[in-house]
Order: sequence, then structure tokens, then C1' cells
RNA sequence: GAGAACGCUCUGGAGAAUCUCCUAUGGAGUGCCGAAGGUGCAAGGCGGCGUGCCGCUGAAUCUCUCAGGCCAAAGGACAGAGCAGAAAGA
Repeated sequence: GAGAACGCUCUGGAGAAUCUCCUAUGGAGUGCCGAAGGUGCAAGGCGGCGUGCCGCUGAAUCUCUCAGGCCAAAGGACAGAGCAGAAAGA
């Protein structure tokens, strides 16, 4: 001098029930949502052999809805700003 990832602070931040019942700070039921987390996989890659099939691998805000959520609050992917500041390199 430069300064990643992770982390911390601030700001913005969607969807869907202020549903029904019960012995009620809880439990059960029905209907929904997709943006914590998690599941699934296309191309591609790798391997096998019987050479066009099989296996492995393989992303997302897609998909599923396990978890979570469905007034507000909280949470919240993601985005912006700031703090902090390692290794490598010069």
C1' cells in the first nucleotide's frame, strides 16, 4: 500500500388465517405461503462397459414444503453503507 471469506453495526426488505375448536402463555384441526435452514435436478464433468446405456458428481430467488411461517412485532433470502482486517503479492 492493498485488503477476501467469515463476523459485527445501521438501513431497505416479499408472500400467506388477527381462521375453527378445546381442558387455553398451551394443544388439535382445516386452508394457505415460499425469502432462515433443508430436499430434488438441467447442461456440463468423471468413471464403467455391452457404445448408448448405467453409475457418480452437479446451480438457483427453480422445485418440494420436512422444518419454518400466515394482523402487528419478531424473524427474514437478498441488497446498500460502515466497522474490523488475515494470507498471498509488490
This is a predicted structure of a 90-nucleotide RNA (Glycine riboswitch aptamer). It was read from a public genome assembly, where an Rfam model found it. The coordinates come from a structure-prediction model, not an experiment, and the mean pLDDT is 76. Rfam family: Glycine riboswitch aptamer. Rfam links the family to the GO term glycine biosynthetic process. From the family's description: This family represents the bacterial glycine riboswitch.